[in-house]
């Protein structure tokens, strides 16, 4: 100064810590949707999933689709991810209402146009 993310900012305390916010999730009617059951069940945050090959003794690996990101903004180009957590047999949408998060982790920037 600037990036990904909801994760910024303000107040009290000496500190821990508390109370509040930008913002961002979840839960829950009528209507409308949805066959049940069984189960390797279902579900949720998140871009973060599928398909197909080797291996195939599990891992690891490839390649392709779709999804993401990289100037405040578009197009082009160029590059980069495609993880991880989490409820517990339970959740479709959803007004009233109820509840929860408000964190980490990183970088030094190609052209053109509005």
């Nucleotide at each position: 100064u600037g990036u990904c993310g909801a994760a910024u900012c303000c107040c009290c305390g000496c500190a821990a810590g508390g109370g509040g916010u930008a913002c961002g999730g979840a839960g829950g009617a009528c209507c409308c949707g949805c066959g049940c059951a069984c189960g390797u069940g279902g579900g949720g945050u998140g871009a973060a999933u599928c398909u197909g090959c080797c291996a195939u003794u599990u891992u690891c690996g490839c390649a392709g689709a779709g999804g993401g990101c990289c100037u405040g903004c578009c197009u082009c180009a160029g590059g980069c991810c495609u993880a991880a957590c989490c409820c517990g047999u339970c959740a479709g949408c959803u007004a009233a209402c109820u509840u929860c998060g408000g964190a980490g982790a990183c970088a030094g920037a190609g052209a053109g146009g509005a």
Model confidence (mean pLDDT): 81 of 100. A computed fold for a 114-nucleotide RNA from Megasphaera hominis, annotated as c-di-AMP riboswitch aptamer (ydaO/yuaA leader). The RNAcentral record of the sequence draws on MGnify.